The prediction has a mean pLDDT of 84. Small-subunit ribosomal RNA, 5' domain from a metagenome, 504 nucleotides, folded computationally. Its Rfam family is "Bacterial small subunit ribosomal RNA".
Context: one part of a larger RNA
RNA sequence: UGAACGACCCGGCCCGCAAGGGCCGGGUAGUGGCAAAAGGGCGAGUAACACGUGAGCAAUCUACCUUCGAGUGGGGAACAACCUUGGGAAACCGAGGCUAAAACCGCAUAAGACCACGGCCUGGCAUCAGGCUGUGAUCAAAUGGGGGGACCGCAAGGCCUCUAGCUUGAAGAUGAGCUCGCGUCCUAUCAGCUUGUUGGCGGGGUAAUGGCCCACCAAGGCUUUUGACGGGUAGCUGGACUGAGAGGUUGGUCAGCCGCAUUGGGACUGAGACACUGCCCAGACUCCUACGGGAGGCUGCAGUCGAGGAUAUUUAGCAAUGCCCGAAAGGGGUGACUAUGCGACGCCGCGUGUGCGAUGAAGGUCUUCGGAUCGUAAAGCACUGUCAGUCGGAAGGAAUCUCGGGGGCUUUAAUAAAGCCGCCGGGUGACAGUACCGGCAGAGGAAGCCACGGCUAACUCCGUGCCAGCAGCCGCGGUAAUACGGAGGUGGCAGGCGUUACUC
Numbered sequence: 001u002g003a004a005c006g007a008c009c010c011g012g013c014c015c016g017c018a019a020g021g022g023c024c025g026g027g028u029a030g031u032g033g034c035a036a037a038a039g040g041g042c043g044a045g046u047a048a049c050a051c052g053u054g055a056g057c058a059a060u061c062u063a064c065c066u067u068c069g070a071g072u073g074g075g076g077a078a079c080a081a082c083c084u085u086g087g088g089a090a091a092c093c094g095a096g097g098c099u100a101a102a103a104c105c106g107c108a109u110a111a112g113a114c115c116a117c118g119g120c121c122u123g124g125c126a127u128c129a130g131g132c133u134g135u136g137a138u139c140a141a142a143u144g145g146g147g148g149g150a151c152c153g154c155a156a157g158g159c160c161u162c163u164a165g166c167u168u169g170a171a172g173a174u175g176a177g178c179u180c181g182c183g184u185c186c187u188a189u190c191a192g193c194u195u196g197u198u199g200g201c202g203g204g205g206u207a208a209u210g211g212c213c214c215a216c217c218a219a220g221g222c223u224u225u226u227g228a229c230g231g232g233u234a235g236c237u238g239g240a241c242u243g244a245g246a247g248g249u250u251g252g253u254c255a256g257c258c259g260c261a262u263u264g265g266g267a268c269u270g271a272g273a274c275a276c277u278g279c280c281c282a283g284a285c286u287c288c289u290a291c292g293g294g295a296g297g298c299u300g301c302a303g304u305c306g307a308g309g310a311u312a313u314u315u316a317g318c319a320a321u322g323c324c325c326g327a328a329a330g331g332g333g334u335g336a337c338u339a340u341g342c343g344a345c346g347c348c349g350c351g352u353g354u355g356c357g358a359u360g361a362a363g364g365u366c367u368u369c370g371g372a373u374c375g376u377a378a379a380g381c382a383c384u385g386u387c388a389g390u391c392g393g394a395a396g397g398a399a400u401c402u403c404g405g406g407g408g409c410u411u412u413a414a415u416a417a418a419g420c421c422g423c424c425g426g427g428u429g430a431c432a433g434u435a436c437c438g439g440c441a442g443a444g445g446a447a448g449c450c451a452c453g454g455c456u457a458a459c460u461c462c463g464u465g466c467c468a469g470c471a472g473c474c475g476c477g478g479u480a481a482u483a484c485g486g487a488g489g490u491g492g493c494a495g496g497c498g499u500u501a502c503u504c
Base pairs, nucleotide, nucleotide: 001032004031005030007028008027009026010025011024012023013022014021015020041260042259043258051183052182053181054180055179056178057177060176061175065172066171067170068169069168070167071166072165073107075105076104082097083096084095085094086093087092112139113138115136116135117134118133119132120131121130122129123128143164144163145162146161147160148159151158152157185232186231187230192222193221194220197219198218199217200216202214203213204212235257236256237255238254239250240249241248242247262283263282264281265280266279285296286295287294288293315339316338317337321336322334323333324332325331353383354382355381356380363374364373365372366371387445389440390439391438392437393436397431401427402426403425404424405423407421408420409419410418448493449492450491451490452489453474454473455472459488460487461486462485463484469476470475
């Protein structure tokens, strides 16, 4: 997913005396189809064709999608659901009976594909590749929905037509598989390694090459500074940090590739998996149990416990973007995603006022006792109104998405229906009454941290007396310490500042 299928339930309408039947709308489990191999998480393993880069496949596959061609004939037997019944604590399982389909199985047809044997042509880097053609053998399919003038039919329908499918080919696109050149950490206190090992013939297996696997035959293959084999460490890359560069270090967020999904192994289904939220077996662990037996896998999003120096909301929504299902829907799904909450964790912006104001007030500190300095700083006067507060207004994210109307074009017998393209009108917002704008009030609510011997910007007084202490290095302190502690002053940065750790 009811526009693949049978059934059941609910609501409404119609026919009927009733039993019941029909139509419309909605829902439910089951059969079938598609998806579930995407998206999301993590980096344990991996030193490897894993990754990067460049090639090759004449050795390959590719669902959905696009283009072109051919076809879609006629039959059959089942199994769920359902009914009856049995077993079990449960999970669930068994027996009998009925039934539908685009589920399953024969038959027909074969443009074509594939295979075998021939003929001809073209081409190539080898094994060879491609095309045309002859004969033989094998291989298909499924229906659903909308509309309708003539004709047939009581009707359903036939018939015509549109549409969604289905089968079989060719091509494309996309994705994937395999092979190769080159590049990719430390270690020689690892120097020899190897028996499916190296190659051949034949077979099996695969979409496909191949010791990938097997039987037989041969005895090879790799390696000593171009480092085999072993050990250690590590996901790789675009990039990131740093540096004048060369280089060094690094791979968190974003993007590409690879690997993994409780541990180990295995296959099934499928176009694609050896499959995170599928299956089977074994192990460890947790849970349920009637002790016979069962259930589970957050390295998804939140959240809990534990560990730790340390790391967030058990939030909202599918409105947007994207993906899946569907003919479609104002349809369904989506912890992808979009938003929101918390945290100075980082980056950026803004504010904590502005102007005037000297008797240079009081007070602090210093003093050569004259004064100097904090300092226009404060007070005072005149203003402004960001942020925060309060009251109102109010976007854009939303149209290329959808629904209705009307027009044109295509298709058609057709002005039905369907598809496409403009036009008009309507619908859809989680964030959120958010951003933003305006009114009101009022300087009111908003500054700290480190340093001041040299490196290194910034100096005096008091206390202390090799004590207490400082310290990145040099070094300070034993009675006049710009180096310890406090104060005043000064310098630096500022919603931060300083320390510690790591890297260049």
The RNAcentral record of the full RNA draws on SILVA.